RNA sequence: GGCCCAGUCCCAUGCGGCGGAAAUCCGCGAACCUUGUCAGGUCCGGAAGGAAGCAGCAAUAAACGGAAACUUCCGGGUGCCAUGGGAGCGCUGGGUCUCC
Numbered sequence: 001g002g003c004c005c006a007g008u009c010c011c012a013u014g015c016g017g018c019g020g021a022a023a024u025c026c027g028c029g030a031a032c033c034u035u036g037u038c039a040g041g042u043c044c045g046g047a048a049g050g051a052a053g054c055a056g057c058a059a060u061a062a063a064c065g066g067a068a069a070c071u072u073c074c075g076g077g078u079g080c081c082a083u084g085g086g087a088g089c090g091c092u093g094g095g096u097c098u099c100c
Base pairs, nucleotide, nucleotide: 001097002096003095004094005093006092007091008090009086010085011084012083013082014081015079016078018075019074020073021072022071024067025066026065027064034059035058036057037056042051043050044049
């Protein structure tokens, strides 16, 4: 110096990681427009009894707050990862041939 291989570079997929959302769980949570129970009071009834139903109490929806781990979806200036493809001898490492 020539040739070859691998890496470096780019792309796709997978896996992992990170972030977000959902789901799940916990908490909180409605003057009336949710549910249950409905004191008092109201209404119906001759009575027995019945009806609607405020407050209170209990529960719950949306919303909100929280959650170690797990599940699903989405995203990237994500990775000493894996697989496949591309680019290419610019650099690095290795092999080989030749010359001094």
Molecule: Bacterial small signal recognition particle RNA
Organism: Synergistaceae bacterium